[in-house]
Context: one part of a larger RNA
RNA sequence: UCCGCGUUAAGGAACUCGGCAAAAUACAUACGUAACUUCGGGAGAAGUAUGGCCACCUAACAGGGUGGUUGCAGAGAAAUGGCCCAUGCGACUGUUUACCAAAAACACAGGUCCAUGCGAACCGGCAACGGGAAGUAUAUGGACUGACACCUGCCCGGUGCUGGAAGGUCAAGGGGAGCCGUCAGGCAACGAAGCGGCGAACCCAAGCCCCAGUAAACGGCGGCCGUAACUAUAACGGUCCUAAGGUAGCGAAAUUCCUUGUCGGGUAAGUUCCGACCCGCACGAAUGGUGCAACGACAUGGGCGCUGUCUCAACGUGGAAUCCG
Repeated sequence: UCCGCGUUAAGGAACUCGGCAAAAUACAUACGUAACUUCGGGAGAAGUAUGGCCACCUAACAGGGUGGUUGCAGAGAAAUGGCCCAUGCGACUGUUUACCAAAAACACAGGUCCAUGCGAACCGGCAACGGGAAGUAUAUGGACUGACACCUGCCCGGUGCUGGAAGGUCAAGGGGAGCCGUCAGGCAACGAAGCGGCGAACCCAAGCCCCAGUAAACGGCGGCCGUAACUAUAACGGUCCUAAGGUAGCGAAAUUCCUUGUCGGGUAAGUUCCGACCCGCACGAAUGGUGCAACGACAUGGGCGCUGUCUCAACGUGGAAUCCG
């Protein structure tokens, strides 16, 4: 010096990104226990007192009462919750990156949509066949959302899907007008049948175009100008564009660039935190919106207790390294 441990005056988070680590709490009995709440919970909330041994009384062998007594110390060792306030996210118990991530990610009950009438849809397989299922729409598959409460607005123009079938387009095939080659014959022009080649009209499926529907399908949800008897602002008006111009709720937010926005709270002092405001660069309603008791080795801010985290270091102890012998 390094690793592990023990103790520490006064102070007590001044340490630090951050109480990381350590300390503290801890058991039993009795008392006592708030907001909030889905009435179950929260709750071991918080907080307080007591605890050995002996005698006597009571009693039932449990337990209780009275008195006495010992030690520094009576849950005499070990083992054995720290607690509270507020916020974000996720309802919850669960699951996960075997070896840097355990989470606000995944899953989840619950919700919705779509498909599927059974030789089901769907999946595996060239097929036979198998799974689905020895099931049958209260079932099975797919997609999204994610307890619960209150809700879930407008747009079908684009893309997708579903339905429609009048018209347009339209493949193979059918059809065969017409043309060409060959060829008997003919001096030649020409040229029958046959065979071969090309081939117009016309008939003709799905699809696409087209017509509708559909957003808990993919998605989208405006701009400029003016206006009130202080000023400011604009309930109101004008105009352009659009398929429709963002409703409720929330909002400097896990979203706010400007920004340490402004005001309030907490601190002596607060880029964080909490409550508001709304000018939302660039929230917003199942890529769900807003709340929410309980829960969390989650994240953030504050407080009590407690401490060698620190002021500021000291001593002791076990091991290692190094040096000397």

This is a predicted structure of a 325-nucleotide part of an RNA (large-subunit ribosomal RNA, domain IV) from an activated sludge metagenome. The full RNA is in RNAcentral, with records from SILVA. Rfam family: Bacterial large subunit ribosomal RNA.